[in-house]
Lysine riboswitch aptamer from Thalassobacillus pellis, 179 nucleotides, folded computationally.
RNA sequence: AGUGAGGAUAGAGGUGCAAACACCAUCAGUACGCAGCGUGAGGAGAAUGGGAUCCCGCGACCGUUGCGAAAAGGGGUAUUUGCCGAAGCGGAGAGAAUCUCAUGUUCUCCAUGCUGGUUCUGCUGUUGAAAAAACACAGGACUGUCAUAUAGGAAACUAUAUGGAGGGCUAUCUGACGC
Repeated sequence: AGUGAGGAUAGAGGUGCAAACACCAUCAGUACGCAGCGUGAGGAGAAUGGGAUCCCGCGACCGUUGCGAAAAGGGGUAUUUGCCGAAGCGGAGAGAAUCUCAUGUUCUCCAUGCUGGUUCUGCUGUUGAAAAAACACAGGACUGUCAUAUAGGAAACUAUAUGGAGGGCUAUCUGACGC
């Protein structure tokens, strides 16, 4: 010279990412409450089973009518903050909540896997109440970056084409091996 998924720090991408908070729509005229009517013995806290407790012939559940009437989760916009594996999706495992136990559900942390970013289309799939939205996949566009080829150029670099993936790319410092 060179080799390795070497290490550290600082950076770049752009309709870039996330969170907090406010507002808006959705959820939904739904859940639920009260009243009327019908019915007549069960019912309650996602759900199922066991338990405890509570409600219930002074009428449960259910149905229907009237009056009143949410919230969470998911989403959009603005602001602020933190950022550039930002983050998203999946997820072994652990913890917490759910009256209690089991299963389950929800939340948090997290080994690990996938995705460069944005955007459009899809009578493709999954999640979802959803014609919202997200994710995956397929196809297209734009974009940053690197590699290779070609052309131009003294060079820096520029253009075009193809390809790669964030374990990438740029800058600086640096360990090991090797010479």
Of the family's consensus pairs, 100% are formed in the model. The coordinates come from a structure-prediction model, not an experiment, and the mean pLDDT is 82. The source organism's lineage runs through Bacteria, Bacillati, Bacillota, Bacilli and Thalassobacillus. It matches the Rfam family "Lysine riboswitch aptamer". A reference for the family is Mandal et al. (2003), "Riboswitches Control Fundamental Biochemical Pathways in Bacillus subtilis and Other Bacteria", Cell.